[in-house]
RNA sequence: CCCAUAUCAAGAGUGGCGCUAGGGAACUGGCCCUGUGAUCGCCCGGCAACCUGUUCGACGAAUGAGGUGCCACAGCCAGCCCGACAAGGGAACGAUACGGC
Numbered sequence: 001c002c003c004a005u006a007u008c009a010a011g012a013g014u015g016g017c018g019c020u021a022g023g024g025a026a027c028u029g030g031c032c033c034u035g036u037g038a039u040c041g042c043c044c045g046g047c048a049a050c051c052u053g054u055u056c057g058a059c060g061a062a063u064g065a066g067g068u069g070c071c072a073c074a075g076c077c078a079g080c081c082c083g084a085c086a087a088g089g090g091a092a093c094g095a096u097a098c099g100g101c
Base pairs, nucleotide, nucleotide: 002100003099005097006096007095008094013044015043016042017041018040022033023032024031027079028078029077030076045071046070047069049068050067051066052064053063054062055061056060075093080090081089082088
């Protein structure tokens, strides 16, 4: 990289340092963030999805925070299909985890 499974409307910072112009996965249309320094990297702080520890005994619950991960706006909204032009549902793509190759 690829395959499979699960989850993605909850939760978590006006933090410090660095860099310097764009950024919010790709494309498009929107809407937002951003020289009052965003995004990104490191540190601190935190959250608790998966693995995992402990307890209860259950295909579950509680608790912790070790490994990843995550901490603007629903994966920011939408695009494709069903539906009534709706509500809503599904798919596709993406992200994360565990397993496999």
The RNA shown here (SAM riboswitch aptamer (S box leader)) has 101 nucleotides and comes from an Acidobacteriota bacterium. The sequence was found by an Rfam model in a public genome assembly. The prediction has a mean pLDDT of 81.